[in-house]
RNA sequence: ACCCGAUAAAGCUAAACCACCCGUGAGGGCGGGAACGGAAAGCAACGGGUCUUAAGAAGUAAGACAGCCGAGCUACCGAA
Numbered sequence: 001a002c003c004c005g006a007u008a009a010a011g012c013u014a015a016a017c018c019a020c021c022c023g024u025g026a027g028g029g030c031g032g033g034a035a036c037g038g039a040a041a042g043c044a045a046c047g048g049g050u051c052u053u054a055a056g057a058a059g060u061a062a063g064a065c066a067g068c069c070g071a072g073c074u075a076c077c078g079a080a
Base pairs, nucleotide, nucleotide: 004078005077012038013037017032018031020029021028022027036067042073043072046070047069048068049065050064051063052062053061054060
């Protein structure tokens, strides 16, 4: 350094729910949250998948989800 991930250390983050705002919607932002959890739950829509909108028989298009899976880039610590 790479792989790996511990009853280690220092930390980080934040599901559900609630309030406000944005959006037709999926959903997103911010605050709270005695935090569901996370070893990349950091970044990013590349490939699948799921969801939304339009119409709706199908097909198609545009969008959303990174805490659905895979792949990509970066990163703290150092036991086995």
Annotation: This is a predicted structure of an 80-nucleotide RNA (c-di-GMP-I riboswitch aptamer) from a Nitrospirota bacterium. Model confidence (mean pLDDT): 83 of 100. The model forms 94% of the base pairs in the Rfam consensus.